[in-house]
C1' cells in the first nucleotide's frame, strides 16, 4: 500500500431487506454409479469502538495474511 464476507475460490459500483460459482444434503433419472435437472442447508462481513434513522460499504485502533 493491498487484503481478511457461505466449507473452498471471489462478487457486492452510490450507504437502504447479503449474493454467484464449487462443495455439501433431498428428489427425479438410472439395474446401478456417474454427468444433467428440480428444491434446500449454510453468513452475526476478521475483532472492538464511533458516525448515522439505517453500516459488509465512511471514520478510528486492534489482529492476521500478502508485497
Nucleotide at each position: 500500500c493491498g487484503g481478511u464476507u457461505a466449507g473452498c475460490u471471489c462478487a457486492g459500483u452510490u450507504g437502504g431487506u447479503a449474493g454467484a460459482g464449487c462443495a455439501c444434503a433431498u428428489g427425479c433419472c438410472u439395474u446401478a454409479c456417474a454427468a444433467g435437472c428440480c428444491u434446500g442447508u449454510g453468513g452475526c462481513c476478521a475483532u472492538a469502538g464511533g458516525u448515522u434513522c439505517a453500516a459488509g460499504u465512511c471514520c478510528u485502533a486492534u489482529a492476521c495474511c500478502g508485497c